Overview: This is a predicted complex of two RNAs, RNase P RNA and transfer RNA, with 468 nucleotides together. Rfam match: Bacterial RNase P class A. It is annotated as a ribozyme.
RNA sequence: AGAGAAGGUCGGACGGUCGCCGGCGCGGUCCGCCGCGCGGGAGGAAAGUCCGGGCUCUGCAGGGCAGGGUGCUGGCUAACGGCCAGGGGGGGCGACCCCACGGAUCAGUGCCACAGAAAGUAGACCGCCGUCCGGCGCACGCCGGGCGGUAAGGGUGAAACGGUGAGGUAAGAGCUCACCAGCGGACCGGGUGACCGGGCCGGCUCGGCAAACCCCACCCAGAGCAAGGCCGAAUAGGAGAGCGAUCCCGGCAACGGGUGAAGCGUGGCCCGCGUGGGGCUCUCGGGUAAGGCCGCUGGAGGCGCCGGGUAACCGGCGUCCUAGAGAAAUGACCGUCUCCCCGGGCGUUCGCCCGGGUGACAGGACCCGGCUUACAGGCUUUCUCCGGCG
RNA sequence: GCGCCUGUAGCUCAGCACGGAUAGAGCAACGGCCUCCGGAGCCGUGUGUCAGAGGUUCGAAUCCUCUCAGGCGCGCCA
Numbered sequence: 001a002g003a004g005a006a007g008g009u010c011g012g013a014c015g016g017u018c019g020c021c022g023g024c025g026c027g028g029u030c031c032g033c034c035g036c037g038c039g040g041g042a043g044g045a046a047a048g049u050c051c052g053g054g055c056u057c058u059g060c061a062g063g064g065c066a067g068g069g070u071g072c073u074g075g076c077u078a079a080c081g082g083c084c085a086g087g088g089g090g091g092g093c094g095a096c097c098c099c100a101c102g103g104a105u106c107a108g109u110g111c112c113a114c115a116g117a118a119a120g121u122a123g124a125c126c127g128c129c130g131u132c133c134g135g136c137g138c139a140c141g142c143c144g145g146g147c148g149g150u151a152a153g154g155g156u157g158a159a160a161c162g163g164u165g166a167g168g169u170a171a172g173a174g175c176u177c178a179c180c181a182g183c184g185g186a187c188c189g190g191g192u193g194a195c196c197g198g199g200c201c202g203g204c205u206c207g208g209c210a211a212a213c214c215c216c217a218c219c220c221a222g223a224g225c226a227a228g229g230c231c232g233a234a235u236a237g238g239a240g241a242g243c244g245a246u247c248c249c250g251g252c253a254a255c256g257g258g259u260g261a262a263g264c265g266u267g268g269c270c271c272g273c274g275u276g277g278g279g280c281u282c283u284c285g286g287g288u289a290a291g292g293c294c295g296c297u298g299g300a301g302g303c304g305c306c307g308g309g310u311a312a313c314c315g316g317c318g319u320c321c322u323a324g325a326g327a328a329a330u331g332a333c334c335g336u337c338u339c340c341c342c343g344g345g346c347g348u349u350c351g352c353c354c355g356g357g358u359g360a361c362a363g364g365a366c367c368c369g370g371c372u373u374a375c376a377g378g379c380u381u382u383c384u385c386c387g388g389c390g
Numbered sequence: 391g392c393g394c395c396u397g398u399a400g401c402u403c404a405g406c407a408c409g410g411a412u413a414g415a416g417c418a419a420c421g422g423c424c425u426c427c428g429g430a431g432c433c434g435u436g437u438g439u440c441a442g443a444g445g446u447u448c449g450a451a452u453c454c455u456c457u458c459a460g461g462c463g464c465g466c467c468a
Base pairs, nucleotide, nucleotide: 002385003384004383005382006381007380008379009378010377012337013336014335015334016333017332018331020041021040023038024037025036026035027034028033043361047372048371050370051369052368053367054366055224056223057222058221062271063270064269065268067220068219069218070217071216072086073085074084075083076082087101088099089098090097091096102215103214108213109212110209111208112207125154126153127150128149129148130147131146132145133144134143135142136141162180163179164178165177166176167175181205182204183202184201185200187198188197189196190195228294229293230292231291238284239283240282241281242280243279247258248257249256250255263275264274265273286467287466301320302319303318304317305316306315307314308313340357341356342355343354344353345352346351391464392463393462394461395460396459397458400417401416402415403414410448419435420434421433422432423431441457442456443455444454445453
């Protein structure tokens, strides 16, 4: 120098002019507002709404079934499908990266198209071997057919019942043996654990798919700030349809008390609980101001130092903080500088000068922790490979 | 803001619950026959990245994840 790997970080700066939205103060006012001053005003993703929590209401939430989610181990955390560390598998020469990574013989079911003889404790199409029959032939043998053996060879397929060698056999075959690979069993050592290492036994060789049903372990109430609370305006506090028990006691009756069905709270069902003869469901209407105040932003918060921990993270001390409004404000222009690109000129590598252009993705709406996705360009740390080219 | 749904031919839809190799149907369109011409009628023709990307699988429209586009519903009072 080239090609890469893993992070961190910025995401234009300054000045001027004209604006936009809240807050506070002062002054004016025809109470509608207006003027001046001070101070503040988006992001690393504010996004997608994919997870998790806070908060609020429902009934303070209890049991069962169903349903959904997660899925190696240990830890962190308010919680998580997130993060950290480790194990195993895979990729790369390497730095390093990727993995939904429980269970498919001792739960069960299902699927494996086409091709192929056979797709699951399967299978004989060709081939090989034995035997019988017939034909030819002196004979070795050849041809055709039947029966049987054989998974070594061919061929099909994504996938065909372990690999190599030896023995064995009519031909073959874990049929037997040696080594290797896998599986299973008990054992020893290490580790909290996933798991790792070691020798022993068993010829056991038992295909794949669970992002197919399912099984196992663990977790999960529903709704969402249009939650919810207070105040206030207006009218037809309306109409139609449907559903919905009664029974008991007192009383002459009106009525009171009890029982509590359907429905509703409740969300897929059941039980339980509450409510429940003035209640529920659906449809059509009406009014309105999507009105005011609260919720509302200072919080699992940022930064620095110290301590614990490999780390995620935790603890202590110090310091800093001001959008919070509504269909919703943070912008535009000019100048200087800076980054990148293009063109031209000067000059020895390399730099200087002049002119022009570009600056992304995108924007709060109750708040946090993550994930994912988008992003012009720049700065920076650590590391790997190649190379001796100039 | 919150909740939910749908993307398959030019249009309207099947096929996706349980994956299987050429993805179908109707209308439209196009070509031919008929006709002087047009319509009608008859015969024939599929033109599609299954919204996009990645993954699981031997194999994906279908299963899983992410993205894009479109659509629907939800205020208060009574």